[in-house]
RNA sequence: UGCUUAUCAAGAAAGGUGGAGGGACAGUGCCCUGCGAAACCUUGACAACCUCCCGCUUUUCAGGCGGGAAAGGUGCCAAUUCACUCUCGCCUCAAUCGAGAACAGAUAAGCC
Numbered sequence: 001u002g003c004u005u006a007u008c009a010a011g012a013a014a015g016g017u018g019g020a021g022g023g024a025c026a027g028u029g030c031c032c033u034g035c036g037a038a039a040c041c042u043u044g045a046c047a048a049c050c051u052c053c054c055g056c057u058u059u060u061c062a063g064g065c066g067g068g069a070a071a072g073g074u075g076c077c078a079a080u081u082c083a084c085u086c087u088c089g090c091c092u093c094a095a096u097c098g099a100g101a102a103c104a105g106a107u108a109a110g111c112c
Stems, first nucleotide, its partner, number of pairs: 002111007013043005021032003027084003044077001046075001049073002052068006081104001085101005
C1' cells in the first nucleotide's frame, strides 16, 4: 500500500514552542483562526477496538452475547465523517426535515 470485519448523530482541557493557515482528496458552500491556524513538546481528559476480569450460551473447546476495570497497545480531545451523490416519505412543485443506501474517508483487529 492492499484485502476482510466492526463502529463512526455521544464524549473530552491547560501550558510552552511556533507564526498563517486549517476543516482527508477535487470543487462549491459554510465554518474555525493574530482573543493565535498547522506542526511539535509537556501534563491532563474522553472513550472502550485489542489486552485483562466476571457471567450466560455449550459435555468441553472454539465462537457468540452481556457486564466490569482502565494497568498495557492504539485512538481521540470545533461543528454528523461540517454539508453537498442516490432512493423513499412529507409537499402542487421545490426547499427544509426524516429514514435507508452507495462512493470515499477515519479508527481498531486480523490477513497478505